Transfer RNA from a bovine gut metagenome, 63 nucleotides, folded computationally. Its mean pLDDT, the model's own confidence on a scale to 100, is 81.
RNA sequence: CUUAGCUCAGCUGGAUAGAGUGUUUGACUACGAAUCAAAAGGUCGUGGGUUCGAAUCCCCCAG
Numbered sequence: 001c002u003u004a005g006c007u008c009a010g011c012u013g014g015a016u017a018g019a020g021u022g023u024u025u026g027a028c029u030a031c032g033a034a035u036c037a038a039a040a041g042g043u044c045g046u047g048g049g050u051u052c053g054a055a056u057c058c059c060c061c062a063g
Stems, first nucleotide, its partner, number of pairs: 001063002005021004014052001023039005045061001047059003
């Protein structure tokens, strides 16, 4: 250091975890690409602990 298939944000712990890209659907097109719109996709590496509340703090383990 480990967060969506991939690349990464996430501040001092706070309300519903986001972006780009990719995927799917639709619009557009003679058909595609591009563009535009929408949607799906995450037990935040595993297991514990602290706390009213943990992606965030502490410990163990894995890589």